A computed fold for an 82-nucleotide RNA from a bacterium, annotated as transfer RNA.

RNA sequence: GCCGGGAUGGCGGAAUUGGUAUACGCGCUAGUCUUAGGAACUAGUGUCGCAAGACUUGAGGGUUCGAGUCCCUCUCCCGGCA
Numbered sequence: 001g002c003c004g005g006g007a008u009g010g011c012g013g014a015a016u017u018g019g020u021a022u023a024c025g026c027g028c029u030a031g032u033c034u035u036a037g038g039a040a041c042u043a044g045u046g047u048c049g050c051a052a053g054a055c056u057u058g059a060g061g062g063u064u065c066g067a068g069u070c071c072c073u074c075u076c077c078c079g080g081c082a
Base pairs, nucleotide, nucleotide: 001081002080003079004078005077006076007075010026011025012024019065027045028044029043030042031041032040046055047054048053058074059073060072061071062070
């Protein structure tokens, strides 16, 4: 240099054909239980905001009524070829 794969909440990881972004698990917070802890169970948990609401899938554009998903450019990671 060329080709292929990947980047999603604090972490792992889903998201079918473009149609509720963050299912599920872990972690964390509060509570129940316990002498105390662990385990178990219940509720909550992306960001900003008092709220209404707004924003958010590596970065920036584009297509579309609608994009994590399709197209273009770039960054980084993994693999292959030279």
Background
Its Rfam family is "tRNA". Rfam links the family to the GO term triplet codon-amino acid adaptor activity. By type it is a transfer RNA. The coordinates come from a structure-prediction model, not an experiment, and the mean pLDDT is 80.